This is a predicted structure of a 502-nucleotide part of an RNA (small-subunit ribosomal RNA, 5' domain) from an uncultured Bdellovibrionales bacterium. The prediction has a mean pLDDT of 82.
[in-house]
Context: one part of a larger RNA
RNA sequence: GAACAAACGCUGGCGGCGUGCCUAAUACAUGCAAGUCGAACGAAGAAAGCACUUCGGUGUUAUUAAGAGUGGCGCACGGGUGAGUAACGCGUGGAUAAUCUGCCCUCGAGUGGGGAACAACUUACCGAAAGGUAGGCUAAUACCGCAUAAGACCACAGGAGCUGCGGCUUCAGGGGUCAAAGAUUUAUCGCUUGAGGAUGAGUCCGCGUAGGAUUAGCUUGUUGGUGAGGUAAAGGCUCACCAAGGCUACGAUCUUUAGCUGGUUUGAGAGGAUGAUCAGCCACACUGGAACUGAGACACGGUCCAGACUCCUACGGGAGGCAGCAGUAGGGAAUAUUGCGCAAUGGGGGAAACCCUGACGCAGCAACGCCGCGUGAGUGAUGAAGGCUUUAGGGUCGUAAAGCUCUGUCGUAAAGGAAUAAUUUUGAAGGUACUUUACAAGAAAGGACCGGCUAACUCCGUGCCAGCAGCCGCGGUAAUACGGGGGGUCCAAGCGUUGUUC
Numbered sequence: 001g002a003a004c005a006a007a008c009g010c011u012g013g014c015g016g017c018g019u020g021c022c023u024a025a026u027a028c029a030u031g032c033a034a035g036u037c038g039a040a041c042g043a044a045g046a047a048a049g050c051a052c053u054u055c056g057g058u059g060u061u062a063u064u065a066a067g068a069g070u071g072g073c074g075c076a077c078g079g080g081u082g083a084g085u086a087a088c089g090c091g092u093g094g095a096u097a098a099u100c101u102g103c104c105c106u107c108g109a110g111u112g113g114g115g116a117a118c119a120a121c122u123u124a125c126c127g128a129a130a131g132g133u134a135g136g137c138u139a140a141u142a143c144c145g146c147a148u149a150a151g152a153c154c155a156c157a158g159g160a161g162c163u164g165c166g167g168c169u170u171c172a173g174g175g176g177u178c179a180a181a182g183a184u185u186u187a188u189c190g191c192u193u194g195a196g197g198a199u200g201a202g203u204c205c206g207c208g209u210a211g212g213a214u215u216a217g218c219u220u221g222u223u224g225g226u227g228a229g230g231u232a233a234a235g236g237c238u239c240a241c242c243a244a245g246g247c248u249a250c251g252a253u254c255u256u257u258a259g260c261u262g263g264u265u266u267g268a269g270a271g272g273a274u275g276a277u278c279a280g281c282c283a284c285a286c287u288g289g290a291a292c293u294g295a296g297a298c299a300c301g302g303u304c305c306a307g308a309c310u311c312c313u314a315c316g317g318g319a320g321g322c323a324g325c326a327g328u329a330g331g332g333a334a335u336a337u338u339g340c341g342c343a344a345u346g347g348g349g350g351a352a353a354c355c356c357u358g359a360c361g362c363a364g365c366a367a368c369g370c371c372g373c374g375u376g377a378g379u380g381a382u383g384a385a386g387g388c389u390u391u392a393g394g395g396u397c398g399u400a401a402a403g404c405u406c407u408g409u410c411g412u413a414a415a416g417g418a419a420u421a422a423u424u425u426u427g428a429a430g431g432u433a434c435u436u437u438a439c440a441a442g443a444a445a446g447g448a449c450c451g452g453c454u455a456a457c458u459c460c461g462u463g464c465c466a467g468c469a470g471c472c473g474c475g476g477u478a479a480u481a482c483g484g485g486g487g488g489u490c491c492a493a494g495c496g497u498u499g500u501u502c
Base pairs, nucleotide, nucleotide: 001502002501003500004499006498007497008496009495010494013373014372015371016370017369018368019366020365021331026329027328028327030326031325032324035073036072037071040070041069049060050059051058052057080284081283082282089209090208091207092206093205094204095203096202099201100200104197105196106195107194108193109192110191111190112146114144115143121136122135123134124133125132126131151178152177153176154175156173158171159170160169161168162167182189183188210256211255212254217247218246219245222244223243224242225241226240227239228238229237259281260280261279262278263274264273265272266271286307287306288305289304290303309320310319311318312317337363339362340361341360345359346357347356348355349354376406377405378404379403386397387396388395389394411439412438413437414436415435416434420429446491447490448489449488450487451472452471453470457486458485459484460483461482467474468473
């Protein structure tokens, strides 16, 4: 000098765009953050309004709304955090002839005929509650047989091609096993099976990836083989048996620290430091463990077990998990609203209308940062008054002020008023931005420094005291270094200090 997710002190007018718990991965009151589909299914079923009325009600609204249940899809995305991890975790380049892939796209084939249940509901019962038990009834795109089998899979045996010699691809053969679901407004949407694609993911490998040798030896599923199991998939991944191997001074093992990267920052560069916001990957979801469902999880707002903690309890037993958005307590030098809206973009469900969406779009708070604008412009010498100083003449603040003439950024008030939605409707922001008119210099300047480094000097006070200080140092009676006044210098809605990095 530059930079900052900064903090502190003094000061503070406006706008735009960004950013905002770096500490306790501490504990959390409250609300919201993942639902949707009646065009899969059975039940149950209002009200306002309208019409009629014998004033009791009836019809319509209404195969409606709301609320449950079965079923489907979603909940594995989106959002948060960085605790763990020195690792194929990440980065980069490859391999998969060792693999999977819901929804989506393309192409081919099919969608026949049956059965038995379980919720809801109802009856009875248990429990303080959470909830549960037993009997009965019922539907389906829920569940289970049968048929069909182009095809797929399994074992058998044969031909051709390729090869990384392990295998792979392809052609024909007979045998075994394996499908399906309907809805509707008749336009379609679905369902089953096969091939291909796209997308996403799993696994493996080369190279790179912090410090410590005051850590020198480490290892028994350890290293390899055979066989088996397991997985979507190679593999000690697991198991049985056999062998005795494997790693290490090119740093094994141990230990400390740490999410990695694109980037950010500094620097002429090389390099150093760093990894907030944004983007990619990984890991985690009170702590530890486990599986279920599913195309996908070993699952933040799912389940089970154990633990700590909190809450309810009729003491028998139950409930919970903000490292989602707000918010609270605590910690801390320190970090915001329990806001508005689904109008846009994107996501989930739905045929659609639409519903949901603290993602997102906006607004609020904070000079936290960057950028822009303003705090007036012109004129004005009796160089006014006043302050300070003086060699007492003067000098200086200083065209500065006053005064006069203007302007209207900003401000206040009034009127108009968007784009953002390419297409019929739909705008939270918002009566905002912006435009016009009126008023009026009115509301709007400070901070640090002035011995040298380093731009900027004098007077008074103090008297090694009080104090200053980044380094050198200053102060003991003429202090440009302390404190105050005047003057000046540098920045400016900021200026300084502290901390960290180069």